[in-house]
Molecule: RNase P RNA; transfer RNA
Organism: Planctomycetales bacterium
RNA sequence: CGAGUGGACCAGGCGAUCGCCGGUCGCCAUGGCGACGGGAGGAAAGUCCGGGCUCCGCAGAGCAGGGUGGUCGGUAACGCCGACCGGUCGUGAGACUAGGGAAAGUGCAACAGAAAGCAAACCGCCGGCAACCUGUUUGCCGGUAAGGGUGAAACGGUGCGGUAAGAGCGCACCAGCGGCCAGGGCGACCUGGCUGGCUAGGCAAACCCCACCCGGAGCAAGGUCAAACAGAGGGGAGGCGAGCACGCUCGCCACGGUUCGGCUCGGACCGUCCGACUCUCGGGUAGACUGCUGGAGGCGGCAGGCAACUGCCGUCCUAGAGAAAUGGUCGCCCCGCGCAAGCGGACAGAACCCGGCUUAUCGGUCCACUCGGCCC
RNA sequence: GCCAGCGUGGCUCAAUUGGCAGAGCAGCUGAUUUGUAAUCAGCAGGUUGUGGGUUCGAGUCCCUCCGCUGGCU
Repeated sequence: CGAGUGGACCAGGCGAUCGCCGGUCGCCAUGGCGACGGGAGGAAAGUCCGGGCUCCGCAGAGCAGGGUGGUCGGUAACGCCGACCGGUCGUGAGACUAGGGAAAGUGCAACAGAAAGCAAACCGCCGGCAACCUGUUUGCCGGUAAGGGUGAAACGGUGCGGUAAGAGCGCACCAGCGGCCAGGGCGACCUGGCUGGCUAGGCAAACCCCACCCGGAGCAAGGUCAAACAGAGGGGAGGCGAGCACGCUCGCCACGGUUCGGCUCGGACCGUCCGACUCUCGGGUAGACUGCUGGAGGCGGCAGGCAACUGCCGUCCUAGAGAAAUGGUCGCCCCGCGCAAGCGGACAGAACCCGGCUUAUCGGUCCACUCGGCCC
Repeated sequence: GCCAGCGUGGCUCAAUUGGCAGAGCAGCUGAUUUGUAAUCAGCAGGUUGUGGGUUCGAGUCCCUCCGCUGGCU
C1' cells in the first nucleotide's frame, strides 16, 4: 500500500421566527397567561419466540397435541446470549452447524445395474462332464466375488502369503466399530496403551424411539362512573326419608348443566318442572375516566468472572398521544453530484412495557486481527 | 389483536420428494370448404411467488421474505 475477518458507536448540526403535546411552579378563575424544562427508532417493522401485568370460582392427574435437541454457564425466561467440544468450509483471521438414537420397529432410494438389508451373479476366473469342424466353440453342474461394467452410494484400504481359482482365508501397517485400562478435563470430549472379530452402508428438516419443557386468553386484557332498553318462542334432568304452618323446608342418593385449549378421571358451582343451562328471532348502549409510565430502568466508578453477566456505591427521570402531538419558513454549516447555477440527503414513525431473533437500509468514525506485495 | 389457507404456461386447474412439470380454453400453422365457423392434425409457450437449506435428486420437506383470500373477537 492492497485485499479481507470480527466487533462497538453515530444516524444530520446550530441559530432565528411562528405553531403543537405533556409535566412542575406562579397568577387569575373553570378556562387562560407567564417561566422552566421535556417530546419517535436502530430497527419503532415482521408478530417469529420468551416474559412482566390482568382476568378466567381452587387451574389437579393422565392421554393426545406442540416445542427444543452436543457440554457447561448466563438470564425473570427463551427456540436467546457466552465459552468450549465434535463436524464441514477457508492459506488464514474466521464462518456455518434442526449436533441424541439406524443391532427398538416400520419405511424410502426413480433411471441404470446381477444386486441397494443380510443380500446378489451380467461380463469374467477355476474345476468336472458332454458334443464336436480337434481350435477352441457351445451346453450343463459345482465353486467364487479379487478384476471389469452401472450408479450419488456396491458391504473396509495397501502389500505379502495362500488357493484349483479367489476371498480378512491368514499376516503386517492403517481407518472404522466394540471391550478393558491409564492420563487430562466439572463435562461434551481428547491423548496413549492392550485386545477382539474382521467391518454392524445412507436418509430420522422419513414415520418413529429417547431426554427435557408447555393451564387458557390477552391492554380491543381488566377496573370505575354515567346513560339507555324489550322482550318473544322452543328444548330441558328424580326418587326415598323426616319435620310441619299442607305446601314448603332439610337430609341422602341419583340425574342434568357450566367451568378448566381437545378427550378421560377428579374437583368446584348451579339446578331437577315457581327449572340451571341452551337454541332461534328481536331491542338498547358502544360515552367519560383509568389501566398509560419509576422500570428484571439509564449513566458513571470499583470488584468478581476467559466471556455472557453479577454484586456494591453514586447519580439521573429522558414521549404517553387519544383519530392521533415533536412541525412550517429562513439563514449558515456537513455529505454526494455538478464549472457554476442548482439538485438531492437512506430504511423509515411509538400506542401497556421489557429481553431477544429476523427482515429493510444512504453513509461515517474507531478498535483488534489475518493474508499478499514493497521499503528500511 | 388472535388464527387458517393459497400462490404452477396468457387464463382455469392437475401432479403421493422420483421417467419426461401435465391437461382444457385462448394463440400460430396446415388440411377441409365457394368462403367462414365447426372438425382433424401439429407447433410454440414454464426462474412452479422470492431467497436459502436437507437430500443423489424438491412443485412437494424445513426456514426466511413478498403478495392475496377467509375466519374469530